[in-house]
C1' cells in the first nucleotide's frame, strides 16, 4: 500500500434463491411456590456500520467509505 473476511434486538449469532426482519440467552409483565430459585405464557426491544447506486421492490446485488480481524509487501 494490498487482498480476502466480518458488522443485523443488550449479548451469541441465524436470514440459502431480492419480496414475512427472527431465534437462543437476557428483560418486564403474569400464573405455578409460603419466599427464592426453576418452569410455562404473553410482551416489549431493530434507522440491518455509513453514503450513494441498480430495481416496482434491497438485510441481500454494486461502487466508495469507516471500524474489527487475517494474510502478503
Nucleotide at each position: 500500500g494490498g487482498g480476502c473476511c466480518u458488522a443485523u434486538a443488550g449479548c451469541u449469532c441465524a436470514g440459502u434463491u431480492g419480496g414475512g426482519a427472527g431465534a437462543g440467552c437476557g428483560c418486564a409483565u403474569g400464573a405455578c411456590u409460603g419466599g427464592c430459585a426453576g418452569u410455562c405464557a404473553u410482551g416489549a426491544g431493530g434507522u440491518c456500520g455509513g453514503c450513494g447506486g441498480u430495481u416496482c421492490a434491497a438485510g441481500u446485488c454494486c461502487g466508495c467509505c469507516u471500524a474489527g480481524g487475517u494474510c502478503c509487501a

A computed fold for a 73-nucleotide RNA from a Candidatus Dadabacteria bacterium, annotated as transfer RNA. Its Rfam family is "tRNA". By type it is a transfer RNA. The source organism's lineage runs through Bacteria, Pseudomonadati, Thermodesulfobacteriota and Candidatus Dadabacteria.